[in-house]
Predicted 3D model of a 103-nucleotide RNA (Glycine riboswitch aptamer) from Rhodobacteraceae bacterium PARR1. It was read from a public genome assembly, where an Rfam model found it. The model forms 90% of the base pairs in the Rfam consensus. It matches the Rfam family "Glycine riboswitch aptamer". Gene Ontology term of the family: glycine biosynthetic process. Clan: Glycine riboswitch clan. Taxonomically the source falls in Paracoccaceae (Bacteria, Pseudomonadati, Pseudomonadota, Alphaproteobacteria).

RNA sequence: UUGUCAGGUUCGGGAGAAUCCGGCUUGGGGCGAAGCCCUGAUCCGGUGCCGAAGGAGCAACCGCCCCGGUAAACUCUCAGGCGCAAGGGACCGUUUCUGACGA
Numbered sequence: 001u002u003g004u005c006a007g008g009u010u011c012g013g014g015a016g017a018a019u020c021c022g023g024c025u026u027g028g029g030g031c032g033a034a035g036c037c038c039u040g041a042u043c044c045g046g047u048g049c050c051g052a053a054g055g056a057g058c059a060a061c062c063g064c065c066c067c068g069g070u071a072a073a074c075u076c077u078c079a080g081g082c083g084c085a086a087g088g089g090a091c092c093g094u095u096u097c098u099g100a101c102g103a
Base pairs, nucleotide, nucleotide: 001103002102003101004100005099006098007097008096011093012092013091018047020046021045022044023043025041026040027039028038029037030036031035048082049081050080054078055076056075057074061069062068063067
């Protein structure tokens, strides 16, 4: 210098699933005698749902064959998420850095 792998980093792309139900409080609006109705927000509880942060599980195969090792975008949903927006986001491309191995 260069190739491969691992980790970080720059930029771009990046899905899915209830604007669900109930309750306290609270902002706005309507009618009004008391109060009632509509709508938005925070929090709490419940049900339904999603899988592409993370996590967990298993096959073939391998081993020292009791048993163990070992994969995912598959499966499970603990976690996370479910109007728009924001945020997160596996993965793909891209910028650059560090380390290991080889030439």